[in-house]
C1' cells in the first nucleotide's frame, strides 16, 4: 500500500437463518457459619469501535472510517 481476521459487560468470550443482548469469572446485597471459606438466591453493570445506508425491524447486510493482528508488495 493490498488482502483476511478481530473490535459485544471490568476480564475471556458465544450470538445458528435479520426479530428475545447473553453465559463464566469477577464485582454489590441477603441466607447459610462463632467467624472464615466455600454453598445458596438476587441485583448492578453495555451506544454491540465510530458515523451513515438498507429494511417494518441491524450485533448480524452494504459502504466509509478508527484501533489491533497476520500475509503478501515497496
Nucleotide at each position: 500500500g493490498a488482502u483476511u481476521c478481530c473490535g459485544u459487560a471490568g476480564c475471556u468470550c458465544a450470538g445458528c437463518u435479520g426479530g428475545g443482548a447473553g453465559a463464566g469469572c469477577g464485582c454489590a446485597u441477603g441466607c447459610u457459619u462463632g467467624a472464615c471459606a466455600g454453598g445458596c438466591a438476587u441485583g448492578a453493570g453495555g451506544u454491540c469501535g465510530u458515523u451513515g445506508g438498507u429494511u417494518c425491524g441491524a450485533g448480524c447486510c452494504c459502504a466509509a472510517u478508527c484501533g489491533g493482528a497476520a500475509u503478501c508488495a515497496c
Molecule: transfer RNA
Organism: Virgibacillus siamensis